A computed fold for a 72-nucleotide RNA from Candidatus Adlerbacteria bacterium RIFCSPLOWO2_01_FULL_51_16, annotated as transfer RNA. NCBI's taxonomy places the organism under Bacteria, Bacteria candidate phyla, Candidatus Adleribacteriota. Its Rfam family is "tRNA". The family's RNA type in Rfam is transfer RNA. The sequence is in RNAcentral, with records from ENA.
[in-house]
RNA sequence: GCGAGCGUAGCUCAGUGGUAGAGCAUCCCUCUGAUAAGGGGAAGGCCGAAGGUUCGAUCCCUUCCGCUCGCA
Numbered sequence: 001g002c003g004a005g006c007g008u009a010g011c012u013c014a015g016u017g018g019u020a021g022a023g024c025a026u027c028c029c030u031c032u033g034a035u036a037a038g039g040g041g042a043a044g045g046c047c048g049a050a051g052g053u054u055c056g057a058u059c060c061c062u063u064c065c066g067c068u069c070g071c072a
Base pairs, nucleotide, nucleotide: 001071002070003069004068005067006066007065010024011023012022013021018055026042027041028040029039030038048064049063050062051061052060
């Protein structure tokens, strides 16, 4: 330099056009003599950035940024 993949909650990952979910972690309650485990609940995101398409974009298109892999 060329090509491909990935970027979503503190972490690991779903969701692939109709205003975003799970597990673990955190906090509260419950349970126990106590702790852990279990049960119930809460908080935590405007989806890497900016444009475009669309009535509507995390999702499609373009350009950047970061990471990984392959080729040279």